Predicted 3D model of a 91-nucleotide RNA (c-di-GMP-I riboswitch aptamer). Its mean pLDDT, the model's own confidence on a scale to 100, is 77. It was read from a public genome assembly, where an Rfam model found it.

[in-house]
C1' cells in the first nucleotide's frame, strides 16, 4: 500500500405506514415510524420502470366544443441494473 472476504461495538442512512406542505401525475420535502442497507453516498448523458399537464393521432357526441382511446418526456425512480467515488474494525 492493493485486493478478496466478513460485520463485534459505536456510528450512518431509513421501506411501508401516518400528518402537514408543493404538484396535473409520476412523485417530492419535513416531522413521526423501522422492513431492511456496508456503499440504502453520488450520477437520470446507458438500459429498465412510472406518470401524462401539455403535444400529436383516432374514435364518439355533434360544432368549434365536450368525452373516451392510443401515442411521445420535456417530468420522475439511484432503495431495479449499470456507472462512479470512498468511511472504520477485523482477517
Nucleotide at each position: 500500500a492493493u485486493u478478496u472476504u466478513u460485520a463485534u461495538c459505536g456510528g450512518g442512512c431509513a421501506a411501508a405506514c401516518u400528518u402537514a406542505c408543493c404538484g396535473a401525475a409520476a412523485g417530492g420535502u419535513a416531522a413521526g415510524g423501522a422492513c431492511g442497507c456496508a456503499a440504502a453516498g453520488c450520477c437520470a448523458a446507458g438500459g429498465g420502470u412510472c406518470u401524462u399537464c401539455a403535444u400529436u393521432c383516432u374514435u364518439u357526441u355533434a360544432u368549434c366544443a365536450a368525452a373516451a382511446g392510443a401515442a411521445u418526456a420535456u417530468g420522475a425512480c439511484a432503495g431495479c441494473c449499470g456507472g462512479u467515488u470512498g468511511c472504520a474494525c477485523a482477517u